[in-house]
Context: one part of a larger RNA
RNA sequence: UUGGGCGUAAAGGGCGCGUAGGCGGUGUUUUAAGUCAGAUGUGAAAUCUCCGGGCUUAACUCGGGGACUGCAUCUGAAACUGGCGCGCUAGAGUAUGGGAGAGGGUGCGUGGAAUUCCCGGUGUAGCGGUGAAAUGCGUAGAUAUCGGGAGGAAUACCUGUGGCGAAAGCGGCGCACUGGACCAUAACUGACGCUGAGGCGCGAAAGCUUGGGGAGCAAACAGGAUUAGAUACCCUGGUAGUCCUCGCCCUAAACGAUGAUCACUUGGUGUGGCAGGUACCCACCCUGCCGUGCCGUAGCUAACGCGUUAAGUGUUCCGCCUGGGGAGUACGGUCGCAAGGCUGAAACUC
Numbered sequence: 001u002u003g004g005g006c007g008u009a010a011a012g013g014g015c016g017c018g019u020a021g022g023c024g025g026u027g028u029u030u031u032a033a034g035u036c037a038g039a040u041g042u043g044a045a046a047u048c049u050c051c052g053g054g055c056u057u058a059a060c061u062c063g064g065g066g067a068c069u070g071c072a073u074c075u076g077a078a079a080c081u082g083g084c085g086c087g088c089u090a091g092a093g094u095a096u097g098g099g100a101g102a103g104g105g106u107g108c109g110u111g112g113a114a115u116u117c118c119c120g121g122u123g124u125a126g127c128g129g130u131g132a133a134a135u136g137c138g139u140a141g142a143u144a145u146c147g148g149g150a151g152g153a154a155u156a157c158c159u160g161u162g163g164c165g166a167a168a169g170c171g172g173c174g175c176a177c178u179g180g181a182c183c184a185u186a187a188c189u190g191a192c193g194c195u196g197a198g199g200c201g202c203g204a205a206a207g208c209u210u211g212g213g214g215a216g217c218a219a220a221c222a223g224g225a226u227u228a229g230a231u232a233c234c235c236u237g238g239u240a241g242u243c244c245u246c247g248c249c250c251u252a253a254a255c256g257a258u259g260a261u262c263a264c265u266u267g268g269u270g271u272g273g274c275a276g277g278u279a280c281c282c283a284c285c286c287u288g289c290c291g292u293g294c295c296g297u298a299g300c301u302a303a304c305g306c307g308u309u310a311a312g313u314g315u316u317c318c319g320c321c322u323g324g325g326g327a328g329u330a331c332g333g334u335c336g337c338a339a340g341g342c343u344g345a346a347a348c349u350c
Stems, first nucleotide, its partner, number of pairs: 004321003007304002012318001014202004021195003025088004030083002033081002035077008048066007091192001092189003095185004103178002106176005111155001116150007126137002163170002207248002211244002216242002221237004259317002262314003267295011299306002323350003332343004
């Protein structure tokens, strides 16, 4: 380079914004860069190919023709791609009016339940824990129970096959600030679009740093059991951590193991939002759009399965794969306080 692939066999970047680049709706005028046609010049010889000749033939060689698919210049064509110009509204966006939602970070404020601890009352010998026990707690009065107080973290029921968010993720209630999606109208802009190497930002948990905080839980650790042993599983304790704050880290089975966008392609049945039919409202039913599930047609698939939310049929762009191990290692580079991350081989071996 050609070809084949990426749900589970190797392979979709964790997610977004967006630069360059690639690709790009519809009508028309023009241009002629791409494209196409013709002409001229050139494309050395040898080689190649065709015809013919010469060595007995062949290889070899000689002569002639073709070819050399290319390049340059000139002339012409204008459908397609591109460029310039003028338009259009079906893509995209804006506007107006709506309702839905754990979307966000906080500034916060605030509620109740529960655990723990402290104080006081009642009360007495056990409590706790397990498969059974023991360590542990308790006559210095525990457990239980009643009243009061402190503090931290999480928000039962509602809760859903539910909703929102790009992903990570988001759940008591209330105020303020703020992002997005959706529906209706079709007023406005007039291709402003799609994708996106680099780049920038976000990115669970754990971990790091500064200072707080610390109820419960709980790596490490200690003890008790179990066991042949038990550096475990079970039990009693328990420190980092979990929470807040300034700043890092940048990983994951970051999963739908399924990149983004647009178009097309039988159906059935749920569910969330909006609008309409639709009446005063509600309920019910039907329809449209958007989202989210299940089952299945064609088709696809190695099969499993997917199946209008495609893994079907096509378009454009990006990322990635190329036997197993060695190895996500070494070396180098780069980022990081560190832990380590990103990039990423080879020998050798099967």